Order: sequence, then C1' cells, then structure tokens
RNA sequence: GACAAAGGCAAAACCUCCGCGAGGAGGCGACGCAAAGCCGCGGAUCUGUUCGCAGACAGCCGGGUUACCGAA
Repeated sequence: GACAAAGGCAAAACCUCCGCGAGGAGGCGACGCAAAGCCGCGGAUCUGUUCGCAGACAGCCGGGUUACCGAA
C1' cells in the first nucleotide's frame, strides 16, 4: 500500500461437541480483512465470583514480534 501478481484468512447464521458463563473447537458459509499471522504487555468491553480474585476477547484500540509482493 498498487483498478498489480501469487495466494491467504474467514464475520454472522446453521449443525455437532466442550464450558457455570463470557466464549472455544470442528463442519458448513462469506460480512469483511495488507497482517482478520502470533503474543493477554497496557487500556476498553464481556463472564463467573467466596467480592479476594479468576477467566473471556488478538475481527475493539494501542504495543511487541514474524511474514508475501515490490508500483507510488
């Protein structure tokens, strides 16, 4: 970050399973994504709670780190 090229990922819904829950895994399916690869470090939001805390979320923002192409 290109009216390039080669590709990649996969929202919601639905089905099955796991979880108290937020949510997660697989299948199907594409709303979109130049990191929509990865990391819970800082915020935000959400869940559980014995209110001490514990957890979820990377496709909420920031940060870290790795990667394809190489026109401006």